Source information: The RNA shown here (Fluoride riboswitch aptamer (crcB RNA motif)) has 59 nucleotides and comes from a Bacillota bacterium. Its Rfam family is "Fluoride riboswitch aptamer (crcB RNA motif)". Rfam 15.1 lists 2,293 matches to the family in 1,982 species. Its mean pLDDT, the model's own confidence on a scale to 100, is 78.

This record gives sequence, C1' cells and structure tokens, in this order.
RNA sequence: UGUAUAAAAGGUGAUGGAGUUCACCUCAAUUGCUUAAAGCUGAUGACUCCUGCAGGAUU
Repeated sequence: UGUAUAAAAGGUGAUGGAGUUCACCUCAAUUGCUUAAAGCUGAUGACUCCUGCAGGAUU
C1' cells in the first nucleotide's frame, strides 16, 4: 500500500418529519406501474403519530 474478514458507524428502501422494527448496501444499496400517445396509485419496506393533498359529513 492492496485484498479479505470482523467490529463500530453511517446510508438506502418512487413525493415531508419523528419513533419502533425488518431487509439491503459499504460508494453501493436506491430512483413506481401501464396499453408509452399519455394515463394511474401512493406521503409507511411494515406499524403508529404529525404535516401536506383529495373526498364526504357536522357545527
């Protein structure tokens, strides 16, 4: 100096934030689907809460 492994740490999981948990990645993980003209769903990987958006009802 390089490679491999382990630990620690960090990051990612189609549109915001937080907690818990799961999976993946170590410069990668990741960047939705369809009939591709254009159209459609969703703020979660999963659960809960908040914010935003959409619809309905009541005051």